[in-house]
RNA sequence: CUUUAGAAAAGGCAAACCUCCCGAAAGGGUGGGGCGCAAAGCCAGUGGGCCUACGGUGUUUUCUGCUAAGGUAGCCGGGUUGCCGAA
Numbered sequence: 001c002u003u004u005a006g007a008a009a010a011g012g013c014a015a016a017c018c019u020c021c022c023g024a025a026a027g028g029g030u031g032g033g034g035c036g037c038a039a040a041g042c043c044a045g046u047g048g049g050c051c052u053a054c055g056g057u058g059u060u061u062u063c064u065g066c067u068a069a070g071g072u073a074g075c076c077g078g079g080u081u082g083c084c085g086a087a
Stems, first nucleotide, its partner, number of pairs: 006084001012037002017032002020029003035074001041080003047076002049072003055067003
């Protein structure tokens, strides 16, 4: 120095829930809050899974159904960047 790994220390992030805002919804942002997290930092028009269905499609009509180019990185995988220095 690199890989694997994660004791200690300094810190970091922020689940559910609540206030306000955006959105058709899933969900996102903001303030509080703290379940947890060694990347719970970032990356989603060709990795997979899951959620939603404005619109489209289907249905004699309506409802139900199907559909992502919407969302989820705190679902897994992958890429990329990073703190500390015990075994």
This is a predicted structure of an 87-nucleotide RNA (c-di-GMP-I riboswitch aptamer) from Pelotomaculum sp. PtaU1.Bin035. Of the family's consensus pairs, 85% are formed in the model. The prediction has a mean pLDDT of 83.